[in-house]
RNA sequence: CAAACGAAAAGGCAACCCACCGGAAACGGUGGCAACGCAAAACAACCGGCCUAAAGCAUGGAUUGCAACGGUGGCGGGGUUAUCGAA
Numbered sequence: 001c002a003a004a005c006g007a008a009a010a011g012g013c014a015a016c017c018c019a020c021c022g023g024a025a026a027c028g029g030u031g032g033c034a035a036c037g038c039a040a041a042a043c044a045a046c047c048g049g050c051c052u053a054a055a056g057c058a059u060g061g062a063u064u065g066c067a068a069c070g071g072u073g074g075c076g077g078g079g080u081u082a083u084c085g086a087a
Stems, first nucleotide, its partner, number of pairs: 005085002012038002017032006036074001042080002046077003049072003056066003
C1' cells in the first nucleotide's frame, strides 16, 4: 500500500406512520414525525425469488384465469464505487 475482515471512533442511511404528487396497480417521489434496523440499507435490474396485472390472450351473464414490457437494490446472488483501521 492492497485485499480480506468488522472491534473502536467520527459520521451516514432511514423502517413504520401521516399529507401531497405520479401511477391501472404494485410501487415510487417530496415534506413531516419517528427510528425498525443496516458495514455498503451507496449505485445499478445481469440471474433467481417475490409483488402488481393496465394493455394483450382465453373464458364469459357477471366474472375469472394466464401473463411483465411494470415494480422490489431494506429478498438473495453476481457487478461497480466508498469512510475508518483494532484483532